[in-house]
RNA sequence: AUGAUUGUAGGAGGAGAGGACGUAUAGACGUCGCCGAAGGAGCAAGUGAAAAAUCACGAAUCUCUCAGGCAAAAGGACUCUUACAUGACG
Numbered sequence: 001a002u003g004a005u006u007g008u009a010g011g012a013g014g015a016g017a018g019g020a021c022g023u024a025u026a027g028a029c030g031u032c033g034c035c036g037a038a039g040g041a042g043c044a045a046g047u048g049a050a051a052a053a054u055c056a057c058g059a060a061u062c063u064c065u066c067a068g069g070c071a072a073a074a075g076g077a078c079u080c081u082u083a084c085a086u087g088a089c090g
Stems, first nucleotide, its partner, number of pairs: 006085008018032001020031004033070003039066001040064003046057004
């Protein structure tokens, strides 16, 4: 600096699925059913290694459902915005 990108904090928006059943109301425990948007795990293209088989790295709101969740509240990926910090290209 017509300030990329990233981070922190505030504001606005923000989905899905059981107010299931049993014990003893809630909590807790057990049973069955389900959700995908905290977190976690898996990999395509591609890249590298190897003669090859193959191995390693490798994204997501995809897949799994470990964790989490299935009235409201809370939480919530992500989007927009404000402030502060960072300061790429030029």
Background
Glycine riboswitch aptamer, 90 nucleotides, folded computationally. The sequence was found by an Rfam model in a public genome assembly. Its mean pLDDT, the model's own confidence on a scale to 100, is 77.